The RNA shown here (transfer RNA) has 75 nucleotides and comes from a Campylobacterales bacterium. The sequence was found in a public genome assembly. Rfam family: tRNA. Rfam's curators write: Transfer RNA (tRNA) molecules are approximately 80 nucleotides in length.
[in-house]
RNA sequence: UGGGGAUUCGCCAAGCGGUAAGGCAUCACGUUUUGGUCGUGACAUUCACAGGUUCGAAUCCUGUAUCCCCAUCCA
Numbered sequence: 001u002g003g004g005g006a007u008u009c010g011c012c013a014a015g016c017g018g019u020a021a022g023g024c025a026u027c028a029c030g031u032u033u034u035g036g037u038c039g040u041g042a043c044a045u046u047c048a049c050a051g052g053u054u055c056g057a058a059u060c061c062u063g064u065a066u067c068c069c070c071a072u073c074c075a
Base pairs, nucleotide, nucleotide: 001071002070003069004068005067006066007065010024011023012022018055026042027041028040029039030038048064049063050062051061052060
């Protein structure tokens, strides 16, 4: 320098144009003498960032950022 891949809650992770599942963790309540376990409830107006397309975008398009892989060049 060129090509490819990844980026979703604190962590892991589903989703693949129709409006963010789930697990762990966390918080509240219940149970318990206490803690753990267990039960119930809460927990992303938002998907790396900025634009664009669309009635509608995490999903498609463009650019950027970070990380990983491959190739090439120089030392």